[in-house]
The prediction has a mean pLDDT of 86. The RNA shown here (c-di-GMP-I riboswitch aptamer) has 86 nucleotides and comes from a Gammaproteobacteria bacterium.

């Protein structure tokens, strides 16, 4: 430095759910909770998912389109690290 995570200490993060806050929403904070993580630390660069305030196009009254709005616990890339093995 590179590759791996059986096995070890020391830790670490927290989904459902649930209260409060907040967004037009989808999300997101923050507190309890843990079902899961070996990058479940940080990044919207590609894919790929949600969502449609405002705009578009039709329309009879609801449906379509569209992210500049999120997701990093959908997948890859980029980039940092903690312990042990090799």
């Nucleotide at each position: 430095u590179c590759u791996c995570g059986a096995a070890a200490a020391g830790g670490g993060c927290a989904a459902a759910c649930c209260g409060c806050c907040u967004c037009a929403a989808a999300g997101g904070g923050c507190g309890g909770g843990a079902c899961g993580c070996a990058a479940a630390g940080c990044u919207a660069c590609c894919g790929g998912u949600c969502u449609a305030c405002g705009g578009g196009c039709a329309u009879g009254g609801u449906u379509c389109c569209u992210a500049c709005g999120a997701c990093g616990g959908c997948g890859g890339g980029g980039u940092u690290a903690c312990c042990g093995a090799g």